Molecule: Glycine riboswitch aptamer
Organism: Loktanella sp. SALINAS62
């Protein structure tokens, strides 16, 4: 001089999976499948300060989703905390 992990707000990117029947038809019922990147469990790869703790994009699928629209892990980029700076 540079300057983080994480949180938060906006902004752009963002996957998968259905048929049929009914009916009072933007929606709701029924019946059977079918996804997985909300969230929630469950093993445990990994990780830690290794007593103990945290924990996955893996599994399950309760939730939740299968026209669109919403949502949407994760990702960039902007600001603000963190920061009188680890």
């Nucleotide at each position: 001089c540079c300057g983080a992990a994480u949180c938060g707000u906006g902004u752009g990117g963002g996957a998968g999976a259905a048929c049929c029947g009914g009916a009072u038809c933007a929606u709701c019922c029924g019946g059977u499948g079918c996804c997985g990147a909300a969230g929630g469990c469950g093993c445990a790869a990994c990780c830690g300060c290794c007593c103990c703790g945290g924990a996955a994009a893996c599994g399950c699928u309760c939730a939740g989703g299968c026209c669109a629209a919403a949502g949407g892990a994760c990702c960039g980029c902007a600001c603000g905390g963190g920061a009188c700076g680890a």